Model confidence (mean pLDDT): 82 of 100. Large-subunit ribosomal RNA, domain II from a Candidatus Glassiibacteriota bacterium, 723 nucleotides, folded computationally.
[in-house]
Context: one part of a larger RNA
């Protein structure tokens, strides 16, 4: 992992509520007792009012103590004016109060049983802690201690003491020998480590093996056997170490089904409706009240984020700068003030910048407004939609929800930003399948009762791949592109004599633009300045003549001249040329690590822009047939007909109806001419399931109406067994 079996809302008491039934101003027995009658019932029948609830309330209490109906409206219904129930008014009881007023109550329905739902108390749907407490059992492991034993090759060193020789006045000193001390030295057994971070790593082994190497080895040494210390206790040369593979409090059993606001799981079917992730206070993985959902009852006529118009309200977007505030430049003013400079013995004084003021021009604003939308709100009216087939409400009962998410819809705040955080308003996902977007919760289309056929939506129509290699007009040469966006899967500012449109002008057959050839002069080296100044250091002026044209000179150049181009003119040539405004597509800007992504192939259109026709394409829409639900009507006793051009997606959840299992009772059947079970098929039902056939099997098994449940498994790191 698979299979089989087991496996989770139960039971009792009390309370509330709904349904059904009995009796009813009453209803009912409890403990306990009885067993005749009966086809039958020993829990089920009979007895037993102790007690309980109801029949009156108000008040803390003393105490006091109410409408079997006065008036009006009016639903169903029927006799269109009656009207159960209902509503309003009036009236009454009591409490409070000086009163007014206010609170509670009043025109008789309960009670018992069973069943469904819920709550409370109990283990209370099931499994799950770490813990806490009690009593026992452990020191054959290990820690320390006690008793009794055992072990330590060999070698080295050579303390005290003693002997002896010598010295000395003495104290005492020195040499030699002997001696054999030491938590002495080296080093086996023995004990203990370390490295390979080797082997092994479902091992030989829940700590071992190999190889190398190290430490201790007469001692605070090592070790055998026996004994002692026990759980908030021991023992500890102290590591929270060890106390039997268990230790920051052992193990076993018990309290015990501890508790768990936490995790996981919670078993058949179909049908109807269908949420919330918000507010408040607690609080913060949770609950409570409200909001939103469901079911039932009741009421009885209007309801509504719809649309139009009218009136009123508003100060946002935008705009604006008159006011208050912020701000840029220019010009002018004022010299009280500040800085700098000149000036003076020191001042005065002058210049300049700033400040301030004014004028003019240009800007900015959530906490500015002389303006001001869209839009929203309220009221009125018209209309639309829904509603007597019962809306809007009201009451009762049952919930779930209180972690939300996304968006280039729109509007905001915080943040560099974020699949970020916090909001408003609407949408979607959540709880929504289908088609499109290559794939892809949220984007686009569209809300799936079932079946069949057709038509479209979004999006597409070369092939993969259903449908145009469709028509017309442009653009692009970059494979740009072939991407609606989401998406950096992108391509910014800036730049382009790439190319296509377009705006405004200039020149041009009296010859333009470009190119080539030629001229580009004289007065004059203009005057001044200067060492020089001749077009060309600088200052001033910038004329006249000859001309087709030629500057008192635009650039290079010289010390100054010279020299070289340019402006300007002519000739050759022969048709457009030069500038400019706005726009389209394209290029550049543009780098990333294995070769790579328009979905791919591939495409010069199968790209981009504009216009058009046809087609494809969904569970949408339409048609036909069928089913369910709600409601109405009809006949009748479970069917029929109709309505809804607008019922039938669905998580949490609420509600309704069923299927199957085991046992019990009534009724009624089957079975050795083959029951149950098992295996394989057929058929029926929306489904849980049912039924039939064949084989096997060899003795029990159904149907129906009721009743009762240890009643349904895929999950729980579920339990047991098998494989």
């Nucleotide at each position: 992992g698979c299979c089989a079996g087991g496996g989770a809302g139960u039971u009792c008491a009390c309370a509330c509520u709904u349904g059904u039934g009995g009796c009813g101003a009453g209803c009912u027995u409890a403990a306990g007792g009885g067993a005749a009658g009966u086809c039958a019932u020993a829990u089920a029948c009979c007895c037993g009012a102790a007690g309980g609830c109801a029949u009156a309330g108000g008040g803390a209490a003393a105490c006091c103590g109410a409408c079997a109906a006065g008036u009006u409206c009016g639903c169903a219904g029927u006799u269109u004016a009656c009207a159960a129930g209902g509503a309003a008014c009036g009236c009454c009881g009591u409490c409070u109060g000086a009163a007014a007023g206010g609170g509670c109550g009043g025109g008789a329905a309960g009670u018992c049983a069973c069943a469904g739902g819920u709550g409370u108390g109990a283990g209370a749907c099931c499994c799950g802690a770490a813990a806490c407490c009690g009593g026992a059992c452990g020191a054959u492991c290990u820690a320390c201690c006690c008793c009794u034993g055992a072990a330590c090759a060999g070698g080295c060193u050579g303390a005290a003491g003693c002997c002896u020789a010598g010295g000395g006045a003495a104290a005492c000193c020195u040499g030699g020998g002997u001696g054999g001390a030491g938590g002495g030295c080296c080093g086996a057994a023995c004990a203990a480590g370390u490295a390979u971070u080797g082997a092994c790593g479902u091992g030989c082994a829940a700590u071992u093996c190999a190889u190398g190497u190290u430490u201790g080895u007469u001692g605070a040494u090592u070790u055998g056997g026996g004994g002692g210390u026990a759980g908030g206790g021991g023992c500890a040369a102290a590591a929270g170490a060890c106390u039997a593979a268990u230790c920051u409090a052992g193990u076993c059993c018990g309290g015990u089904g501890a508790u768990a606001g936490c995790u996981g799981g919670u078993u058949c079917c179909c049908a109807a409706c269908g949420a919330a992730g918000u507010g408040g206070a607690c609080a913060u993985a949770g609950g409570c009240c409200a909001g939103c959902c469901u079911g039932c009852u009741u009421u009885g006529a209007g309801a509504u984020g719809g649309g139009g118009c009218a009136u009123u309200c508003g100060g946002u977007a935008g705009a604006g700068c008159a006011a208050g505030g912020a701000u840029u430049a220019a010009u002018g003013g004022u010299c009280a003030c500040g800085g700098g400079g000149a000036g003076u013995a020191a001042a005065a004084u002058c210049c300049u910048c700033g400040c301030c003021c004014a004028u003019c021009a240009g800007u900015c604003a959530a906490a500015c407004u002389a303006c001001g939308a869209a839009c929203g709100a309220a009221u009125g009216u018209c209309u639309a939609u829904c509603g007597u087939a019962g809306a809007c409400g009201a009451g009762c009962a049952g919930a779930g929800u209180c972690g939300g998410g996304c968006g280039u819809g729109c509007g905001u705040g915080c943040g560099u930003a974020a699949g970020g955080c916090a909001c408003g308003u609407g949408g979607c996902c959540g709880a929504a399948a289908g088609g499109g977007g290559a794939a892809u919760a949220a984007c686009c289309c569209a809300g799936a009762c079932c079946a069949u056929g057709g038509u479209u939506a979004a999006g597409g129509g070369c092939c993969c791949u259903a449908a145009a290699u469709c028509u017309c007009g442009a653009u692009u040469a970059a494979a740009u592109g072939c991407u609606a966006a989401a998406a950096g899967a992108g391509g910014a500012a800036g730049g382009g004599c790439g190319u296509c449109c377009u705006u405004a002008g200039a020149c041009u057959a009296a010859g333009a633009c470009a190119g080539u050839a030629a001229g580009g002069c004289g007065g004059u080296a203009g005057g001044c300045u200067c060492a020089g100044a001749a077009a060309c250091a600088g200052c001033c002026a910038c004329c006249c003549g000859c001309u087709a044209a030629g500057c008192a000179a635009c650039a290079c150049g010289u010390a100054a001249c010279a020299g070289u181009g340019g402006a300007c003119u002519u000739a050759c040539c022969g048709a457009g040329u030069c500038u400019u405004u706005g726009g389209g597509c394209c290029c550049u800007g543009a780098g990333a690590a294995u070769g790579g992504a328009c979905g791919g192939g591939g495409c010069u259109a199968a790209a981009u822009c504009g216009a058009g026709u046809c087609c494809c394409g969904a569970u949408a829409c339409c048609a036909u047939g069928g089913g369910a639900u709600a409601c109405a009507c009809c006949c009748u006793a479970g069917g029929g007909u109709g309505u809804a051009a607008u019922u039938c997606g669905u998580u949490a959840g609420u509600u309704g109806g069923g299927c199957g299992a085991u046992c019990u009772g009534g009724u009624u059947g089957g079975g050795c001419g083959g029951a149950a079970g098992u295996a394989g098929g057929g058929c029926u039902g929306u489904g849980a399931a049912g039924u039939c056939c064949u084989a096997u099997g060899g003795a029990c098994c159904g149907a129906u109406c009721a009743g009762a449940u240890u009643u349904g498994c895929a999950g729980a790191u579920c339990c047991u067994g098998g494989c």

It matches the Rfam family "Bacterial large subunit ribosomal RNA". The full RNA is in RNAcentral, with records from ENA.